Predicted 3D model of a 73-nucleotide RNA (transfer RNA) from an Elusimicrobiaceae bacterium. Model confidence (mean pLDDT): 82 of 100. The organism belongs to Elusimicrobiaceae, within Bacteria. Its Rfam family is "tRNA". Rfam's curators write: Transfer RNA (tRNA) molecules are approximately 80 nucleotides in length. By type it is a transfer RNA.
[in-house]
RNA sequence: GGGCCUGUAGCUCAGCUGGUAGAGCGCCUGCAUGGAAUGCAGGAGGUCGCAAGUUCGAUCCUUGUCAGGUCCA
Numbered sequence: 001g002g003g004c005c006u007g008u009a010g011c012u013c014a015g016c017u018g019g020u021a022g023a024g025c026g027c028c029u030g031c032a033u034g035g036a037a038u039g040c041a042g043g044a045g046g047u048c049g050c051a052a053g054u055u056c057g058a059u060c061c062u063u064g065u066c067a068g069g070u071c072c073a
Stems, first nucleotide, its partner, number of pairs: 001072007010025004019056001027043006049065005
């Protein structure tokens, strides 16, 4: 320098043919307990790496760019 893969909640990830995003763990509150552990119920938390383009509409398609991984030189 070139090819490919990945980037989504604090962490690990899902989201399949474009229709305004979820799970587990963690966090907060309540109930049960004398108090914890634990169980149950509820809740907060994400400009989907960034910027453009296409579209009525983009996590998804296109381009550029950044970061990480990998292969080639």